[in-house]
RNA sequence: AUGGGCUAGGCUGGCUAGUGUAGGCGCGUAGCUGUUACCUGAAAUCGUCUUUACAGGAGCUGAAGCUUGAGGGCGGCUAUUAAAUUAGUUGCUGGCCUCUUUGUUGGCGUCGAAGCAUCGCCUUUAGGGGCGUUAUGUUUAUGUGAACCCGGUCAGAUGGGGAACCAAGCAGCCGUAGCAUGCUCAUGGUGUGCUCUGAAGAUACGGUGUGGAGCUGGCUCUGAGGAUUACCAGUAGUUGAUUUAGUGGUCCACCACAAGCGUGCCCAU
Numbered sequence: 001a002u003g004g005g006c007u008a009g010g011c012u013g014g015c016u017a018g019u020g021u022a023g024g025c026g027c028g029u030a031g032c033u034g035u036u037a038c039c040u041g042a043a044a045u046c047g048u049c050u051u052u053a054c055a056g057g058a059g060c061u062g063a064a065g066c067u068u069g070a071g072g073g074c075g076g077c078u079a080u081u082a083a084a085u086u087a088g089u090u091g092c093u094g095g096c097c098u099c100u101u102u103g104u105u106g107g108c109g110u111c112g113a114a115g116c117a118u119c120g121c122c123u124u125u126a127g128g129g130g131c132g133u134u135a136u137g138u139u140u141a142u143g144u145g146a147a148c149c150c151g152g153u154c155a156g157a158u159g160g161g162g163a164a165c166c167a168a169g170c171a172g173c174c175g176u177a178g179c180a181u182g183c184u185c186a187u188g189g190u191g192u193g194c195u196c197u198g199a200a201g202a203u204a205c206g207g208u209g210u211g212g213a214g215c216u217g218g219c220u221c222u223g224a225g226g227a228u229u230a231c232c233a234g235u236a237g238u239u240g241a242u243u244u245a246g247u248g249g250u251c252c253a254c255c256a257c258a259a260g261c262g263u264g265c266c267c268a269u
Stems, first nucleotide, its partner, number of pairs: 001269006009061004013033005022050005038057004065261005071255002075251021096226004103219006115210006122201008130192008140182005150175004158167003
């Protein structure tokens, strides 16, 4: 140096965000990116460690090992700037109301506009009537009705009497007081889609009279004032969220380069 064997050591994926933790790694979540090249077990009331996963097995191997530097770089995180969208908030203007003003276009009007007067309709209030209802009294009818302490008649029975007869009197019968209901009438209370009268109010609508030419709607326009609690539109500021783009910071799979460490043990030639 070449070939074969072995495996103490090494390798068999990495990274970002986020969760969790005193902190790291893992499991589980979202995403990016690799190899010819890992399997099993448990892991959120978590698992394991602090020299950074644990336990068991398999494969490769002196490289398919380890480390560092600078470059490119998928992707993530973060700061900031700009734009867009959206939500909130503040201010202003307008929409809103009153008056005024310009123009235009309709409607009504000498078959009579506005205004004024009056009446009706409407509202409130007072009183009368009607009606309903209720209470009391009354008239009358029907029913009921006193165990005795209501009336009449009072069989029987009872009492008195020599007798004639007399007396009190239960049941029954006839009534009465009372009770219930209906009816008539009166009074009081109460209610009123009814009616009458008086007073007051309102002026939307209608009638009449008077009056004798205006009245009114939409759009537009000038100016002044009011309101802006709330609602709508526009605009400006501001705050938050999302998206896009630029810039800065940071981590970085992967790619290529450079440097360093390491290159073991056994056998054969």